[in-house]
RNA sequence: GAUCGCGUGGCCUAACGGGUAAGGCGUUCGACUUCGAAUCGGAAAAUUGUGGGUUCGAGUCCCAUCGUGAUCG
Repeated sequence: GAUCGCGUGGCCUAACGGGUAAGGCGUUCGACUUCGAAUCGGAAAAUUGUGGGUUCGAGUCCCAUCGUGAUCG
């Protein structure tokens, strides 16, 4: 330098061919308990690496770019 893959809440992992971003762990509030743990119920938290484009509509398609991994030179 080229090609391919990956990047989504604090962490991990989904979203089949474009249609209101889902779940687990954690955090937090409450119930239960003598207190805690466990369990049960509720809540907050991601504009999907960044910037553009296409589209009525983009995590998903296109372009550029950053980070990271692999392969080739």